Large-subunit ribosomal RNA, half A from Spirulina sp. SIO3F2, 1559 nucleotides, folded computationally. The source organism's lineage runs through Bacteria, Bacillati, Cyanobacteriota, Spirulinales and Spirulina. Its Rfam family is "Bacterial large subunit ribosomal RNA". Its family is annotated with ribosome and structural constituent of ribosome in the Gene Ontology. The prediction has a mean pLDDT of 84.

[in-house]
Context: one part of a larger RNA
RNA sequence: AGCUAACGGCGGAUCCCUUGGCACACAGAGGCGAAGAAGGACGUGACUACCGACGAAACACUCCGGGGAGCUGGAAAUAAGCAUUGAGCCGGAGAUCUCCGAAUGGGGCAACCCAAUAACGAAAGAGCGAACCUAGCGAACUGAAACAUCUUAGUAGCUAGAGGAAGAGAAAGCAAAAGCGAUUCCCCCAGUAGCGGCGAGCGAAGCGGGAACAGCCUAAACCACUUGUUACGGCGAGUGGGGUAGUGGGACAGCAAUAUGUGACUGUAGAGAUUAGACGAAGGAGUUGAAAGCUCCACCAAAGAAGGUGAAAGUCCUGUAAUCGAAAAUCGAAACAGCACUAGCUGUAUCCCGAGUAGCAUGGGACACGAGAAAUCCCGUGUGAAUCAGCCAGGACCACCUGGUAAGGCUAAAUACUACUGUGUGACCGAUAGCGAAACAGUACCGCGAGGGAAAGGUGAAAAGAACCCCAGUGAGGGGAGUGAAAUAGAACGUGAAACCGUUAGCUUACAAGCAAUGGAAGGGCGAUUCAACGCCUGACCGUGUGCCUGUUGAAGAAUGAGCCGGCGACUUACAGGUUCUGGCAGGUUAAGACGGAAAUGUCGAAGCCAAAGCGAAAGCGAGUCUGAAAAGGGCGAUAGUCAGGAUUUGUAGACCCGAACCCGGGUGAUCUAACCAUGUGCAGGCUGAAGCUUGGGUAAAACCAAGUGGAGGGCCGAACCGACUGACGUUGAAAAGUCAGCGGAUGACAUGUGGUUAGGGGUGAAAUGCCAAUCGAACCCGGAGCUAGCUGGUUCUCCCCGAAAUGUGUUUAGGCGCAGCGGUUAAGAGAUUGCAUGGGGGGUAAAGCACUGUUUCGCUGCGGGCUGCGAGAGCGGUACCAAAGUGAGGCAAACUCAGAAUACCCGUGUAAAACUUAACCAGUAAGACGGUGGGGGAUAAGCUUCAUCGUCAAGAGGGAAACAGCCCAGACCACCAGCUAAGGUCCCCAAAUCGUUGCUAAGUGAUAAAGGAGGUGGGAGUGCCCAGACAACCAGGAGGUUUGCCUAGAAGUAGCCAUCCUUGAAAGAGUGUGUAAUAACUCACUGGUCAAGCGCUCCUGCGCCGAAAAUGAAUGGGACUAAGCAAUGUACCGAAGCUGUGGACUUACUACGUAAGUGGUAGGGGAGCGUUCUAUAUGGUGAGAAGCAUUAGCGGCAAGCAGAUGUGGACUGUAUAGAAGUGAGAAUGUCGGCUUGAGUAGCGAAAAUAUGUGUGAGAAUCACAUACCCCGAAACCCUAAGGGUUCCCCUGGAAGGCUCGUCCGCGGGGGGUUAGUCGGGACCUAAGGCAAAGCCGAAAGGUGUAGUCGAUGGAUAUAGGGUCAAAAAUCCCUAACUUUUGUAUGGGAGCGGUAAGAGGGACGCAUGAAAACUAGCCUUACCCUGAAUGGAUUGGGAGGAGUCUACGGACUCUGCAAGGUGAACGAUAGUGCCAAGAAAAGCUAUUACCGCAUUGAGCAUACAAAACCCGUACCCGAAACCGACACAGGUAGGGAGGUAGAGAAUACCAAGGGGCGC
Repeated sequence: AGCUAACGGCGGAUCCCUUGGCACACAGAGGCGAAGAAGGACGUGACUACCGACGAAACACUCCGGGGAGCUGGAAAUAAGCAUUGAGCCGGAGAUCUCCGAAUGGGGCAACCCAAUAACGAAAGAGCGAACCUAGCGAACUGAAACAUCUUAGUAGCUAGAGGAAGAGAAAGCAAAAGCGAUUCCCCCAGUAGCGGCGAGCGAAGCGGGAACAGCCUAAACCACUUGUUACGGCGAGUGGGGUAGUGGGACAGCAAUAUGUGACUGUAGAGAUUAGACGAAGGAGUUGAAAGCUCCACCAAAGAAGGUGAAAGUCCUGUAAUCGAAAAUCGAAACAGCACUAGCUGUAUCCCGAGUAGCAUGGGACACGAGAAAUCCCGUGUGAAUCAGCCAGGACCACCUGGUAAGGCUAAAUACUACUGUGUGACCGAUAGCGAAACAGUACCGCGAGGGAAAGGUGAAAAGAACCCCAGUGAGGGGAGUGAAAUAGAACGUGAAACCGUUAGCUUACAAGCAAUGGAAGGGCGAUUCAACGCCUGACCGUGUGCCUGUUGAAGAAUGAGCCGGCGACUUACAGGUUCUGGCAGGUUAAGACGGAAAUGUCGAAGCCAAAGCGAAAGCGAGUCUGAAAAGGGCGAUAGUCAGGAUUUGUAGACCCGAACCCGGGUGAUCUAACCAUGUGCAGGCUGAAGCUUGGGUAAAACCAAGUGGAGGGCCGAACCGACUGACGUUGAAAAGUCAGCGGAUGACAUGUGGUUAGGGGUGAAAUGCCAAUCGAACCCGGAGCUAGCUGGUUCUCCCCGAAAUGUGUUUAGGCGCAGCGGUUAAGAGAUUGCAUGGGGGGUAAAGCACUGUUUCGCUGCGGGCUGCGAGAGCGGUACCAAAGUGAGGCAAACUCAGAAUACCCGUGUAAAACUUAACCAGUAAGACGGUGGGGGAUAAGCUUCAUCGUCAAGAGGGAAACAGCCCAGACCACCAGCUAAGGUCCCCAAAUCGUUGCUAAGUGAUAAAGGAGGUGGGAGUGCCCAGACAACCAGGAGGUUUGCCUAGAAGUAGCCAUCCUUGAAAGAGUGUGUAAUAACUCACUGGUCAAGCGCUCCUGCGCCGAAAAUGAAUGGGACUAAGCAAUGUACCGAAGCUGUGGACUUACUACGUAAGUGGUAGGGGAGCGUUCUAUAUGGUGAGAAGCAUUAGCGGCAAGCAGAUGUGGACUGUAUAGAAGUGAGAAUGUCGGCUUGAGUAGCGAAAAUAUGUGUGAGAAUCACAUACCCCGAAACCCUAAGGGUUCCCCUGGAAGGCUCGUCCGCGGGGGGUUAGUCGGGACCUAAGGCAAAGCCGAAAGGUGUAGUCGAUGGAUAUAGGGUCAAAAAUCCCUAACUUUUGUAUGGGAGCGGUAAGAGGGACGCAUGAAAACUAGCCUUACCCUGAAUGGAUUGGGAGGAGUCUACGGACUCUGCAAGGUGAACGAUAGUGCCAAGAAAAGCUAUUACCGCAUUGAGCAUACAAAACCCGUACCCGAAACCGACACAGGUAGGGAGGUAGAGAAUACCAAGGGGCGC
């Protein structure tokens, strides 16, 4: 270290539970608000942070009613109280009700400020509120497989308004020759008629059946009165009467009558209901920790709903059935009264019957209806009627006919919805579920904002919540004791799984290589039981063996996904179709609705639907009909359905789940940044030296020159400040852009503060598509929205049967889809289909061939031509040139075939096998791969590509090929320690021949390869030489003409060229090589001798050799092999999941005893089951112990799974039969939680630095004190604005936070602390800008805007010094001032105040030089102190002196001593120069007008006295307190700013002061 067991820890699954949710039903209510709402802020308690309640009358007040003993909320404890003189509590009615908010006196940064009785409006009113309703405006994604009409959709959204409902509504209607009689809603009509790029899609209406029912009022004609006006004719207006209709009505004229009914109006009335309540039957014992369970014996029931009580209760409690009840408030039926409305008949004529209307033209919109033949309705513009003999409609229009009577108005019910109240229900959830929220949740937290948005339940019956003892720091934590039924129920608390981490024990492990298991198996150690010659743990050694998923032709793949474990996590539902199964009926069936009831599944309800007859374009005919001349043929027909339920599939819906980038709507953002507006602020120091001017020179005068003066400049150098060119570092940073060292600008187009403006189809942009809150080729938030996704990923239990495809065709199609092909299921059918054998066919491929078409080499002949000779020419010759045609020999062909197979294909017959066709429904597939064969492309390349055909893989395991989808053998139902074989093998690894015979190979060839090379070697064929002596070797010769000739410097056999003869001889080249300058020399050919038998050459062939170099190390599989290699042959054996044998299971078929055949399998189809939650019925278990959890040797087509037992646990839960589903997880870079690994690793955030001693303490590098040392010092110091908000100070604590520690802290707890007439802000003013009476504009919301009113960053405006608390001070105290108002007194003696108007003033730029005076500060020394040095020294220190108080420690007050130097600010709104020409208003000054006050004394002056409001004030502020997620190397406006050196605020070192950076 591994495995196993036991026991723990961590963790919080599972089971059980439910306070909370979810969905409905019935009923109520359907609003609240200027009498101040909704919603908030702040307060109120003895102590009170929060929630709830309440409002300064504040955990409550008054009255009425209920109720009857306790009460002071959640919420314990303490204190103090209240209550039978009736509290608390419940109900009704009152009272009170701070501030904000419509917010309403003015203002404003909501909950505040300032004023003083006050908003707007005639009034109603305003504002808020979930859905429903009406209206105005009105998208886009999407669908159409693109897209524009169209669709999504008049949806989402915004806006206005109303009500408990809204809207609609009493026919200028619908119909159709018959009729109905306002509107609304439901069923049906009907997915019909229609509309429609006639695409996608959209989609009525009448009738019929139901719910509910209700009808009315005006205008006009005419009459009367009043009134205005008049041209006196009348005309107009108002009021009352009259009148209201379509078989037309009314006026008017005449006649008649005084009734009937209605009401939606008002009042009386008050049944009843609602808002508190009352009463209410019946049980005990034993058991138990506890009884309600069980046992025993009883009872009630108009009550056996439910909840609680220590487990399971009709009889214990609350209740339940039944019965009863209201002082007060609200609603309110009947009834009564009043009031209002309501009537007839006849009629010629005359009058009236809704006008810029109807209609028409044109442009739009709505109607299901997209301009269409387009009626009907509405709107804009233009035009423009009729009055009952009229007008409108009936889908263009016209006629006839029918229906109706527009241009005025009101109207209940049936219908829609539920924020809210009450009651009840659930085959709804049960803490990752159910609302986001079971809990102090719209909270914590995130964001500038709109907005986003969690986690988190359980001790026990009862706190009986652990007295006391021990360890320990008066810790944390633990051990005893005690309580309790139980403490492994101990507050981190029910049960307590897994990952993960341990402790103890048994076995194993240090020569051993791999998915880590599996099949064997030695050894070691245990056990006693579901009864079995058994079981458990470990596992030396041997055999076999490359995870899972997805996706692919193909994955161990180095292709995807997963760290591990646990929970959650994906084919659903509605409606409408198709098919199928089951059931009812034979024609079937109801829908809405009604009745009923328990929210019934019951009973009604044929409207309607399907079927019952079809055919045809139709008229039409009809078991037929259409076509047709047809009695022909052909097409379509010639009856079984229907309703319900289950299954499956399709369509419409988000439609299996997760996933975009986008588009559109409405809002939120300029605290970042861009630009602009207003008002403020900042820029050490040094240098240069423009114009102008002065003086001198110079000129007629100028010009011009020189010197000086002067101080210009998008001038120069360089800090602050702003920027960001280079490099390094950093890159899980110190930092989501920095640090370090250098760098650029630095009086300007400069930088910066505060306030404001511009907003997304937009703004801004010295322009980069830059910036607009770490987001920009179109911000962010929410919504449309579950957009869409031909794309990727994922998709959860078991067994059985069958089982593909990767092809054709079409496609804006190629990774998608349709049809066909191939699969499955069911049914029917026919004698066919397939293999083999055989008989018969046609063919034009392979091979072959050259007869055709072409092509092609050589020979022969040679038409014709060229060249050439002769000739005057005709012509005759020659030819080694070209060459037709013919002929001989030899070839070639996908687009040649005289001839021509094998296969394939077709037909017949036989035989065998098990297939085939059709129909309906349900699919998947349409990426294929390799191998063989035949081709194309390519290079007769590719693990290439593309066809045809077969096979295998795909979807196929097993054996062989070392390993190796596609090759060879062979198709796995299960078991067997049986047998036989295939491919391939038989020396060992490794099962089987060290087998036989005949050869070959010597190369480790075998156990990679070519051209080419070679006396390797075996076999064969041919040919030459040879005992007349070959071949090899040895001995000898190898000569002469001649150095042949030429050439050459030379060339003599031997540089080269030509020639290559003759002689001698056995033989000897005018020479095969070596060699020389050339000779020479050597050698060969050739010859003789010696030797003695075979020796050469050529071709074919078997096996070998060379040719033969690659990168980490070697690859016949290894060892090894001379066979254990190669060839041939023979006989054995081994060898698979093949075949056989034995046993078993299932499927199919049949002749059903049984037999036969079958049972690999991805996509996919079909069948049968297991399990989970809940429901119903039946029946069980359970405190003598349910569920869950852990262990276990049982059962089961040993499948999913199911029992039993033991332990734990402490209250529920099985079985059977049916039913309903949120019904099964290992993967989705899934999701939530827990836990590992990395790892005791990186790191611990500026390298300004620590050390020692003492103290405290349980504990000290880190705290305190002391002493040294080091660092900053234009900061790392001090003050202040913004921002923060208690961080400030004291005591105390040490869990967590602090990157270590901690006794310490900006941390926890408790207590304390901020004092103003003058400081800052308001009660004063105005800028940019905001708001905004009036006005203007706009579908609405709203926009703009004058008066006015707000708004500082500016103007105006009265205080200084010292002392003092632990923490405050210009605020308290002391001292000394000032401002305003009032009063009193005195003086004085006529103006003063407010408002308004105009005037002055307030009142302003930039740059820049010099000087005087004075001052803060600083320097030097005198003086004093000290042993000395450093050092201190003028509001300070201080020897000394004086005084007051005292608790005798001290505290306080006064007094107390010189000079010199340097030098900002202020003065100064000054001076000078320049051009870009540099806020406003008020306070203030004076004048005028009006109104007040004033001689009863104003204003003013002096003195005294009194008064002086609200807010801020602590602390941090270049930072540990602000902005950056942090105690973060970043950022943050303004003021002060000493010494030495220095031009300097640079730089270096120091002072005051502050630090040493929390390992």